[in-house]
Context: one part of a larger RNA
RNA sequence: CCGGGGACUCCAAGUGGGAAGUAAAGACCCCGUUGAACUUUACUGCAGCCUGCCAUUGUGAAUAAUCUUAUAAUGUAACAAGGAGCUUCGGCGCCAAGGAAGAACUUGUCGUUAUAAGGUUAUUUGCUUAUCUCUAUAUGAGAAACAGUGGUUGGUGGGCAGUUUGGCUGGGGUGGCACCCUGCUGAAAUGGUAUCAGCAGGGCCCAAAGGUCGGCUCAGUUGGGUUAGAAAUCCAAUGUAGAGUGUAAGAGCAAAAGCCGGCUUUAUUCUGAUUCCCAUAAUGCGAAUCGGAAUUGAGAAAUCAUGGUCUAACGAUCUCCAAUGUGCUCCUUAGUGGGGCCUUGGAUUGACAGAAAAGUUACCACGGGGAUAACAGAGUUGUCGCUCCUGAGAGUUCAUAUCGACGGAGCGGUUUGCUACAUCGAUGUCGGCUCAUCCUAACCUGGUAGUGCAGAAGCUACCAAAGGUGGGGGUGUUCACCCAUUAAAAGGGUUCGUGAGCUGGGUUUACAACGCUGUGAGGCAGUUGGUAUAAUAUCUGCUUGGAG
Numbered sequence: 001c002c003g004g005g006g007a008c009u010c011c012a013a014g015u016g017g018g019a020a021g022u023a024a025a026g027a028c029c030c031c032g033u034u035g036a037a038c039u040u041u042a043c044u045g046c047a048g049c050c051u052g053c054c055a056u057u058g059u060g061a062a063u064a065a066u067c068u069u070a071u072a073a074u075g076u077a078a079c080a081a082g083g084a085g086c087u088u089c090g091g092c093g094c095c096a097a098g099g100a101a102g103a104a105c106u107u108g109u110c111g112u113u114a115u116a117a118g119g120u121u122a123u124u125u126g127c128u129u130a131u132c133u134c135u136a137u138a139u140g141a142g143a144a145a146c147a148g149u150g151g152u153u154g155g156u157g158g159g160c161a162g163u164u165u166g167g168c169u170g171g172g173g174u175g176g177c178a179c180c181c182u183g184c185u186g187a188a189a190u191g192g193u194a195u196c197a198g199c200a201g202g203g204c205c206c207a208a209a210g211g212u213c214g215g216c217u218c219a220g221u222u223g224g225g226u227u228a229g230a231a232a233u234c235c236a237a238u239g240u241a242g243a244g245u246g247u248a249a250g251a252g253c254a255a256a257a258g259c260c261g262g263c264u265u266u267a268u269u270c271u272g273a274u275u276c277c278c279a280u281a282a283u284g285c286g287a288a289u290c291g292g293a294a295u296u297g298a299g300a301a302a303u304c305a306u307g308g309u310c311u312a313a314c315g316a317u318c319u320c321c322a323a324u325g326u327g328c329u330c331c332u333u334a335g336u337g338g339g340g341c342c343u344u345g346g347a348u349u350g351a352c353a354g355a356a357a358a359g360u361u362a363c364c365a366c367g368g369g370g371a372u373a374a375c376a377g378a379g380u381u382g383u384c385g386c387u388c389c390u391g392a393g394a395g396u397u398c399a400u401a402u403c404g405a406c407g408g409a410g411c412g413g414u415u416u417g418c419u420a421c422a423u424c425g426a427u428g429u430c431g432g433c434u435c436a437u438c439c440u441a442a443c444c445u446g447g448u449a450g451u452g453c454a455g456a457a458g459c460u461a462c463c464a465a466a467g468g469u470g471g472g473g474g475u476g477u478u479c480a481c482c483c484a485u486u487a488a489a490a491g492g493g494u495u496c497g498u499g500a501g502c503u504g505g506g507u508u509u510a511c512a513a514c515g516c517u518g519u520g521a522g523g524c525a526g527u528u529g530g531u532a533u534a535a536u537a538u539c540u541g542c543u544u545g546g547a548g
Base pairs, nucleotide, nucleotide: 008548009547010546011545012544013543014542015541017540018539019538022534029369030368031367032366034365035364036361037360038359039358042163043162044161045160046159048156049155050154052152053151054150055149056148058127059126060125061124062123063122064121065120066119067118068117069116070115071114072113073112074111075110078109079108080107081106082105085092086091131143132142133141134140166179167177168176175196180202181201182200183199184198185197203352204246205308206307210264211263212262213261214260215259216258218242220238221237222236223235224234244253245252247313249311250310251309268294269293270292271291272290273289274288275287276286296305297304298303320346321345322344323343325342327341328340329339330338331337376423377421378419379418380417382416384412385411386410387409388408389407393403394402430505431503432502433501435497436494437493438492439491440490443468444467445466446463447462448461449460450459451458471483472482473481511529512528513527514526515524516523517522
């Protein structure tokens, strides 16, 4: 000096692996005592419509009802006052008796019936001047006190409006009530203590199943005894509760708290304090406990009794209703009646410290949440896959050539679950295409061992990941099935590798249709059609080329 290679620095062009890249306070899901739109037999209203009455609204007739007056007749012994006489000379009545009531005669009243007049109401039918309609200028025609209008009563009324449509919850929904109470366990030997933890109960019943006084003793077992038997009733013995207690469980109870009988209403009224709830600083209801006063009950009395042996059996304000009282007060009245106050009672107000309340949204919206679901990750590994131990048995004999029950111990993190730890101011979701890279629990090719290996072909096991593992059919498919080949047509991981690489068939918007479903708006891991896959390369990685 020439050729080749390497290291470093830099440049250009590409590529699109990464920056859980950029874009948009996630549209799915849940939450909010946040909306909106729509629906209806949700709630409450408002138009509209129907409707009775009143006003506008006058005047006749008929019929019916009813009321008043007059006249006449009449009376279940009509009623009230007077009444012992009246008379037409016939008699009637009084007296006496019966009877709830007694009569003649006079007066008055009442009931019933008929007639007449008047008033009111209803129905029907006329009139015209209110009023209305038509025509359009006429003292027109028609309707007519109806209609219309105004007021008011009742009904109807998603036509319209305002709202509501609960909570808990191993996401939400469906289911359930763990939403108010009681017992036992959990509960870790005081008390207290959670879960959609476990086992069970309450939302009553009882005028006796309460109170009191007196008496008695249960279940069972053994023995005996007529019908009578294992078991009915009777007798005897034994019998600490093994019975019973209105009802769960736990406590308690034997001259009783159990069983039987007598008498009764303390299951009453007024009033005070305390405990649990409430180891919560305070409180309501409820339940219970201890008293005082009154009035009672039982008992000879002492005493006991403010329900049930104890622990469950329950409910504010407002409105309305009812009750009690020589109650208070206001208005009113001839008497009286009405309003209010004091006291008590009347809730499956059970979402139980108690709003008066149905749904849909894929047409949707807003505020939030990884406090909470769907994908992927993480944890776990029941399920899943694989391995090992033991070896009953099968294998003619023989556990272990091969297969291996009942059991046991592990590994993996490819299934499906569970959890809700990261992500909801967004990590693009199935399958295919393209391009790969890794693992071995090895399908083929290679090397070995055993064999119930003669050879050939197999079966089982060991080493080994270098290479290979293909083509078609219908299905969106992964998968699965099928066809013909092949040495073989192995299984998996990589954000179920790979959408700032492609596709967009499926899933999963709007719109539309079918079936089913819903009163409806709508809904359906039912089906079907359906036009959107953004932009860019700063850094980094990689590829190619070049310069020093």
Molecule: large-subunit ribosomal RNA, domain V
Organism: Candidatus Pacearchaeota archaeon